[in-house]
RNA sequence: AGUCCGCCGGACGGUCGCGGUCGAAAGACCGAGGAAAGUCCGGACUCCAAAGGGCAGGGUGCUGGGUAACACCCAGGCGGGGCGACCCGACGGAAAGUGCAACAGAGAGCAGACCGCCGAUGGCCUUCGGGCACAGGCAAGGGUGAAACGGUGGAGUAAGAGCCCACCAGCGGACCGGGUGACCGGUCCGGCUCGGCAAACCCCACCCGGAGCAAGGCCAAGCAGGGACGCCGGUGGCCCGCCGAUCGAGUCCCGGGUAGGCCGCUCGAGCCACACGGCAACGUGUGGCCCAGAUGGAUGACCGUCCUCGACAGAAUCCGGCUUACAGGCGGACUCGU
Numbered sequence: 001a002g003u004c005c006g007c008c009g010g011a012c013g014g015u016c017g018c019g020g021u022c023g024a025a026a027g028a029c030c031g032a033g034g035a036a037a038g039u040c041c042g043g044a045c046u047c048c049a050a051a052g053g054g055c056a057g058g059g060u061g062c063u064g065g066g067u068a069a070c071a072c073c074c075a076g077g078c079g080g081g082g083c084g085a086c087c088c089g090a091c092g093g094a095a096a097g098u099g100c101a102a103c104a105g106a107g108a109g110c111a112g113a114c115c116g117c118c119g120a121u122g123g124c125c126u127u128c129g130g131g132c133a134c135a136g137g138c139a140a141g142g143g144u145g146a147a148a149c150g151g152u153g154g155a156g157u158a159a160g161a162g163c164c165c166a167c168c169a170g171c172g173g174a175c176c177g178g179g180u181g182a183c184c185g186g187u188c189c190g191g192c193u194c195g196g197c198a199a200a201c202c203c204c205a206c207c208c209g210g211a212g213c214a215a216g217g218c219c220a221a222g223c224a225g226g227g228a229c230g231c232c233g234g235u236g237g238c239c240c241g242c243c244g245a246u247c248g249a250g251u252c253c254c255g256g257g258u259a260g261g262c263c264g265c266u267c268g269a270g271c272c273a274c275a276c277g278g279c280a281a282c283g284u285g286u287g288g289c290c291c292a293g294a295u296g297g298a299u300g301a302c303c304g305u306c307c308u309c310g311a312c313a314g315a316a317u318c319c320g321g322c323u324u325a326c327a328g329g330c331g332g333a334c335u336c337g338u
Stems, first nucleotide, its partner, number of pairs: 001335008010306007018031005033312001037323002040321005045212004052240004057208005062076005077091001078089004092203002097201002099197002114142002116138003121135002123132003150168005169193002171190008216263004225254005231248001232244003270289008307310001
């Protein structure tokens, strides 16, 4: 000078106040976060009778493992970046098919000839060295582009070209060795030699029923019914299946009533310590702990002492992640330079 991982995020005491639990009372105990946030993924839970099959639709996409599950995490492979520690990657398939490629450029899809090179053969001229124009040949060099049908050298030719040869690079095929696998290392063969895009359609593999705590349930209070549709409803995109109805419900419209309480609600894939297994993510065992639960919605105010003078921000069913915001500080491992 940097890289990665983990952690803290004012401390202590007093008085008063607020929400909750316990208690007859006095009072005791507990009371925001690493992101409580964005609501982007994945689940638990609840209801739809159960959540079955197919199509459609959506998602994921290297390999192996972890997990309740994931688009997350760990380990590894490959590709790219960095001197390096390390970082980034939707990273299956483009010889199944369809399609796309602005501008520039002669030519961009079984491509092409602007400049250029040649003009051997055929024609004309000749001082016999050669010269000229056309037909025609070529794709080496220049130029355009993100991308122009391999690279270097030689042979060859009128000039040239994998046209041929050697080596290299790529592609395809066969085989051997290593690895659970992605893949890696090697030998031989074929002149086979343009590629990109699949977060374009598509193909392949795997996963996904829908709605959400205003889910859903109970109690109390109150009210007034009327009309339309028409045989199905659960079913939400469709079909099958299943279940329940078969004149009882359903859907919609108008009108009337209420807007109170309780449960769900927080003990949980929980936290801490140790041991063991594993490279790790994580798992298993033992011991200990209880850590907000409101519903106009609590977590604040003042005083004292101290310091490095304090950022982003605040629960609302609950967990696991990701992402974003964050003054300042601490610890560990490592890299580069001197």